[in-house]
Molecule: c-di-GMP-I riboswitch aptamer
Organism: Desulfallas sp. Bu1-1
RNA sequence: UUGUGCCAAAGGCAAACCAUCCGAAAGGGUGGGGCGCAAAGCCAUGGGUCUGUAGCCCUUUGGGGUAUGACUGCCAGGCUGCCGCG
Numbered sequence: 001u002u003g004u005g006c007c008a009a010a011g012g013c014a015a016a017c018c019a020u021c022c023g024a025a026a027g028g029g030u031g032g033g034g035c036g037c038a039a040a041g042c043c044a045u046g047g048g049u050c051u052g053u054a055g056c057c058c059u060u061u062g063g064g065g066u067a068u069g070a071c072u073g074c075c076a077g078g079c080u081g082c083c084g085c086g
Base pairs, nucleotide, nucleotide: 002086003085004084005083012037013036017032018031019030020029021028022027035073041079042078043077045076046075047074048071049070050069056064057063058062
């Protein structure tokens, strides 16, 4: 430098769920928790998924459709990185 995660060590992250706070919601923050993760580190760039407040439309106690909202622990792509092994 490149490939790789079979083996080892040290550490890291943290699903569901619970409490609390924020948000119209999806979802997010913090604490507990620990299913898993070798990029489960970072970036909403492409696809995908979720939500639908306001505005818009309709046959208006309602319904429709819409992202500028959200998710990177859905898949690609980009950037960076620990340790071991070849």